[in-house]
RNA sequence: CCAUGCGGGAGAGACCCCGGCACGUACGGGGCGCCGAAGGAGCAAAUCUCCCCGGAACCUCUCAGGCAAAAGGACCGUGUGGG
Numbered sequence: 001c002c003a004u005g006c007g008g009g010a011g012a013g014a015c016c017c018c019g020g021c022a023c024g025u026a027c028g029g030g031g032c033g034c035c036g037a038a039g040g041a042g043c044a045a046a047u048c049u050c051c052c053c054g055g056a057a058c059c060u061c062u063c064a065g066g067c068a069a070a071a072g073g074a075c076c077g078u079g080u081g082g083g
Stems, first nucleotide, its partner, number of pairs: 001082008013032001015031005033067003039063001040061003
C1' cells in the first nucleotide's frame, strides 16, 4: 500500500401527481425541493523550471449516488491475509 472480517459512522421530503390488482414505506413514469462522506470531475501553493509540465482534500461541482427503516457510507479502531 491492497484485500477482507468485526465495531463505530453524518447530512437531506416516509414530498406531490399518475399507473397497475384491494392496500402499500415496495415497483414504473412525471414534477418540485434538498444532501455530500461510495464512485466521478475540477483546482492552489510548494518542488522542478527558459517555457511547458506537474499539483491534494472532508474544499468545490452534484454526473452518479442519497433524503423513514434496511442497504450503502468517506473516515476511525481492531483482527487476518498478501505485496